[in-house]
RNA sequence: GGAGUCGGCCGGGCAAUCGCUGUUCUCACCGGUUCGCCGGGCGGGGAUGGAGGAAAGUCCGGGCUCCGGCGGACGAGGUGCCAGGUAACGCCUGGGGGGCGCGAGCCCACGGAAAGUGCAACAGAAAGCAAACCGCCUAAGUCCGUGCCCUCGCGGGCGCGGAACGGCAAGGGUGAAACGGUGCGGUAAGAGCGCACCGCGCCGGUGGCAACAUUCGGCGGCACGGCAAACCCCACCUGGAGCAAGGCCAAAUAGGGAAGCAGCGCCCUGGCAACGGGGCGCAGCGGCGUCCACACGCGCUUCCGGGUAGGCCGCACGAGGCCCGCGGUGACGCGGGUCCCAGAGGAAUGAUUGCCCUCGACAGAACCCGGCUUACAGGCCGACUCCCUAC
Numbered sequence: 001g002g003a004g005u006c007g008g009c010c011g012g013g014c015a016a017u018c019g020c021u022g023u024u025c026u027c028a029c030c031g032g033u034u035c036g037c038c039g040g041g042c043g044g045g046g047a048u049g050g051a052g053g054a055a056a057g058u059c060c061g062g063g064c065u066c067c068g069g070c071g072g073a074c075g076a077g078g079u080g081c082c083a084g085g086u087a088a089c090g091c092c093u094g095g096g097g098g099g100c101g102c103g104a105g106c107c108c109a110c111g112g113a114a115a116g117u118g119c120a121a122c123a124g125a126a127a128g129c130a131a132a133c134c135g136c137c138u139a140a141g142u143c144c145g146u147g148c149c150c151u152c153g154c155g156g157g158c159g160c161g162g163a164a165c166g167g168c169a170a171g172g173g174u175g176a177a178a179c180g181g182u183g184c185g186g187u188a189a190g191a192g193c194g195c196a197c198c199g200c201g202c203c204g205g206u207g208g209c210a211a212c213a214u215u216c217g218g219c220g221g222c223a224c225g226g227c228a229a230a231c232c233c234c235a236c237c238u239g240g241a242g243c244a245a246g247g248c249c250a251a252a253u254a255g256g257g258a259a260g261c262a263g264c265g266c267c268c269u270g271g272c273a274a275c276g277g278g279g280c281g282c283a284g285c286g287g288c289g290u291c292c293a294c295a296c297g298c299g300c301u302u303c304c305g306g307g308u309a310g311g312c313c314g315c316a317c318g319a320g321g322c323c324c325g326c327g328g329u330g331a332c333g334c335g336g337g338u339c340c341c342a343g344a345g346g347a348a349u350g351a352u353u354g355c356c357c358u359c360g361a362c363a364g365a366a367c368c369c370g371g372c373u374u375a376c377a378g379g380c381c382g383a384c385u386c387c388c389u390a391c
Stems, first nucleotide, its partner, number of pairs: 001387010012356007020050008029041001030039003052362001056373002059371005064242004076238005081095005096110001097108004111233002116231002118227002133172002135168003142163009180198006199222001200220005205214003246313004256304006263282008284296001286294001320339008357360001
């Protein structure tokens, strides 16, 4: 100097003016008042806060709330190497194994296929327990042809050549995948058929909390082929609904419940009278009549309770941010200090102007938090790797 890997951070800046919105202080008015004050009523003024790293997708996990349940069984869904972290997780950290890269590093749903069932298109002889298309072989046996010998003949013996309806699984070919690899021996040709080395499996030992490793010892010629994001088996986890959750206050109208009143007659009483007060009795409708009992119904007043409109809470102090120390490889934990940082409810966070620069991406809260994933102009910092060059 070039190429690259990993981690962290920023996401135009400054000023003026005019607005929007939360909080708080203050002044005036209005309302209430127990005259002390109170009001999230209205208006003015001051101070101060006002989107994100993803606020997004709503994919996981939790807090919170209500309902159900507090047991067991079955089912369904999810997770899936090991250990740890955490409120919890499918997240994170560290480790193991496998794959990729010269490397820094990156990627992996990575339990079980000797419990059972199932699947494998096309190609291919054959796809799971074996099999043989091309090919290789002719030792033995068989078959065909043939030479010689023995026999009168039937037939027999010794050879030669050929072949598969015999042997082989090395080589070729098919496929994503074809029953270990290399070499030597061996053979008719071959083959773990035998042997050596490599690889593989099992048992034991050793190391490790474990996954697992093993250059240690022994055994086995050597498969128990692949697929479980196929059913399934094993282990573990999981109640449902969601802030329109849910709670409080509570008008008008309608409806519900309770109590009382309202009619007529007589008596007493006050008053000239109209009428007022008190006491007693009777009275509507329903079943043939009457009475009792029961049930039902209209109006008014008061009270009670539920709910609607509306208002308030939930709702912004939290698994919170920053700094320091300690423990831990790390995720993280513990302790101390410090800070308060949007909270709307048709939904605020904007507009104009000026200056500057590298000329500005993706995008906007709606109960909250931890993750994952996705989008993103440009820039900064740190650690590390490889190549080239110079000293």